[in-house]
SAM riboswitch aptamer (S box leader) from a soil metagenome, 101 nucleotides, folded computationally. Its mean pLDDT, the model's own confidence on a scale to 100, is 84. The RNAcentral record of the sequence draws on MGnify.
RNA sequence: CAUCCAGAGAGGCGGAGGGAACCGGCCCUGUGAAGCCUCGGCAACCAUCUCGCCCUCGCGGGAGCGGUGCCAACUCCGGCGGAGCACCGCUCCGGAAGAUG
Repeated sequence: CAUCCAGAGAGGCGGAGGGAACCGGCCCUGUGAAGCCUCGGCAACCAUCUCGCCCUCGCGGGAGCGGUGCCAACUCCGGCGGAGCACCGCUCCGGAAGAUG
């Protein structure tokens, strides 16, 4: 700096936690959590190849052998500020924090 309401899981080992941290909520989990391994998949950030525009830079589309990443729930939801509805909650916008490149 860019993106974060899309997408994509089986098996083996393991044996009680997990959803980043704190608080609150909600949820997943002995019908087997975390972690590790194997295989598979998603995606298209980087690289590569390719097509078009342009012909210098650059922009856009496609492919999916390579480097990362990812494969419950919007980044699971909220926390701070603002607006609206409205009546004690709901919706929207932004921020903070975080994740990935």